RNAcentral holds the sequence, with entries from Rfam.
Predicted 3D model of a 73-nucleotide RNA (transfer RNA) from Zea mays.
NCBI's taxonomy places the organism under Eukaryota, Tracheophyta, Poales, Panicoideae, Zea.
Rfam family: tRNA.
RNA sequence: ACCCAUCUAGCUUAGUCGGUAAAGCACAAGGCUCUUAACCUUAUGGUUGUGGGUUUGAGCCACACGGUGGGUG
Repeated sequence: ACCCAUCUAGCUUAGUCGGUAAAGCACAAGGCUCUUAACCUUAUGGUUGUGGGUUUGAGCCACACGGUGGGUG
């Protein structure tokens, strides 16, 4: 330099043919316990990498840029 894949919550990941985002863990509060851990309950947490575009409507489609991983030379 070129090619491929990928980017969603603090972390690891779902998200169907475009109809408005979910789980586990972690964190917080409460319960239980002499106390801690474990266990149980509840709550919080998202500009879906950035930008603009298409569309009545975008995590999903197309484009540009950026990050990460891999490959070729």